A computed fold for a 109-nucleotide RNA from a Gammaproteobacteria bacterium, annotated as c-di-GMP-I-GGC riboswitch aptamer. The source organism's lineage runs through Bacteria, Pseudomonadati, Pseudomonadota and Gammaproteobacteria.
[in-house]
RNA sequence: UAUGAAAAAGGCAAAUCUGGCGAAAGCCAGAGACGCAAAGCCACGGGUCCUCACUUCCUCCGUGACACUCGCUGCCACGAAGGACACCCGGAUCGCCGGGCUGCCGCAA
Numbered sequence: 001u002a003u004g005a006a007a008a009a010g011g012c013a014a015a016u017c018u019g020g021c022g023a024a025a026g027c028c029a030g031a032g033a034c035g036c037a038a039a040g041c042c043a044c045g046g047g048u049c050c051u052c053a054c055u056u057c058c059u060c061c062g063u064g065a066c067a068c069u070c071g072c073u074g075c076c077a078c079g080a081a082g083g084a085c086a087c088c089c090g091g092a093u094c095g096c097c098g099g100g101c102u103g104c105c106g107c108a109a
Base pairs, nucleotide, nucleotide: 001108003106004105011036012035016031017030018029019028020027021026034095040101041100042099044098045097046096047093048092049091050090055086056084057083058082059081061079062078063077064076066074067073068071
């Protein structure tokens, strides 16, 4: 430097369950092993996932201004409640892919 057939020393730990954190995705700890040769580390590019709040829109209620045909009228603004979609921002995932950094053992040169 390339590589992972067999082996050894070992390592990590999906789903699920329990407890905790979070709005959620998800994360942490314990149990547990589907798998993993970087399933070690870094959200840098792409993908995927999340949406409390904000923005936009809808419904309903209240208050106020304005208009007139003076009506549970029209229209606008503000406030409250409920709901919907989506982008940005933000968040999550390195066990989705790529990239960067580091590394055990064997093997080959």
Background: The coordinates come from a structure-prediction model, not an experiment, and the mean pLDDT is 79.